Source information: A computed fold for a 309-nucleotide RNA from a Hadesarchaea archaeon, annotated as Archaeal signal recognition particle RNA. The sequence was found by an Rfam model in a public genome assembly. Its Rfam family is "Archaeal signal recognition particle RNA". By type it is a non-coding RNA gene.
[in-house]
RNA sequence: CGACGGGCUAGGCGGGGGGCUACCCCUCCCCUGUGACCACAAAUGGGGUUCACGGUGGGCCGAAGUCUGCGGACGGCGUUGGAACCGCACGGCGGCCUGAUUUCCGGCGCGGAUGUCCCAUCCUACUGGGUCGGCGGCGGCGGGGCCCCAGCUGUAGGGUUGGGGAGAACCGCCCUCGUCUCUCGAACCCCGCCAGGACCGGAAGGUAGCAGCGGUAGGGAGGACGUACGGCGCUGGUAGUCAAUGGGACGGAGCUUGGGGUCAGCAACCGACGUGCGGGGAAAACGUCAACCGCGGACGUGCCCGUCG
Numbered sequence: 001c002g003a004c005g006g007g008c009u010a011g012g013c014g015g016g017g018g019g020c021u022a023c024c025c026c027u028c029c030c031c032u033g034u035g036a037c038c039a040c041a042a043a044u045g046g047g048g049u050u051c052a053c054g055g056u057g058g059g060c061c062g063a064a065g066u067c068u069g070c071g072g073a074c075g076g077c078g079u080u081g082g083a084a085c086c087g088c089a090c091g092g093c094g095g096c097c098u099g100a101u102u103u104c105c106g107g108c109g110c111g112g113a114u115g116u117c118c119c120a121u122c123c124u125a126c127u128g129g130g131u132c133g134g135c136g137g138c139g140g141c142g143g144g145g146c147c148c149c150a151g152c153u154g155u156a157g158g159g160u161u162g163g164g165g166a167g168a169a170c171c172g173c174c175c176u177c178g179u180c181u182c183u184c185g186a187a188c189c190c191c192g193c194c195a196g197g198a199c200c201g202g203a204a205g206g207u208a209g210c211a212g213c214g215g216u217a218g219g220g221a222g223g224a225c226g227u228a229c230g231g232c233g234c235u236g237g238u239a240g241u242c243a244a245u246g247g248g249a250c251g252g253a254g255c256u257u258g259g260g261g262u263c264a265g266c267a268a269c270c271g272a273c274g275u276g277c278g279g280g281g282a283a284a285a286c287g288u289c290a291a292c293c294g295c296g297g298a299c300g301u302g303c304c305c306g307u308c309g
Base pairs, nucleotide, nucleotide: 001309002308003307004306005305006304007303008302011061012060013059014032015031016030017029018028022049023048024047025046026045037058038057039056040055065299066298067297068296069295070294071293072292075289076288077287078286079285080284085279086278087277088276089275090274091273093271094270095269097265098264099263100262101261102260103259104258106256107255108254115250116249117248118247119246120245121244123240124239125238126237127236128235129234130232131231132230133229134227135226136225139174140173141172142171143170146165147164148163149162150161151160152159153158179223180222181221182220183219184218190215191214192213193212198207199206200205
């Protein structure tokens, strides 16, 4: 001095873009590489200050390597650039829609089209009939009678006069559309006639009055009548409407479903096109950063020990 082995130290255990930041590193997002770490905390952030090595604890490699030029290059960034696509506005065009006109197929049509008139059905309104049912039963006057009071009168029963009252029943008349038959029917303060019996009386005669009879208020049934009360798949008349149906008459050649064409036209809506504006961001060009790869260059290649030459 060199080689090998061992032990140490400097140092290393990824890099880049974005974001945040006065700035740097990290946690965060993204790209990329390795044979190359582990754990903990960290976006109201964690640690630092241009020498900015991320922090804390542990582990591995170990002079391993550090820096840089050229070429290539994943992936980004910036500038220019403006495609597809979307929206709005305008424009005319076409469509939809409306009107006019025309044409084609089919159907109907001199065994009679469009149209017009009349009648009927249906419908509406009004007004009648039939039938069934519901509902309904007027009022007044006069007289007699009855009830109550009073007067007069008679030897009893009674007689007579006047006044008042109620609700009819009796008689007559009037009115009303408002009656008829049967049956029940007030036990006494509904009316009449009242057998028998009772009472007054010398008798004649009379009084009250039960049963019964005849009526009335009232109840029930039925007939007739009345009723701007209602029902009925009953029915008539008048008028109206007339979309529909049927029938009759006039008249004499078209009518109609559907398709096509032409012309004209508001608005709204739809469609495509053009222009403008806005959004949107593709391709491309230039510039730039740059993991990684290849070829180079500069620096470094340290310290100690042992063995060998």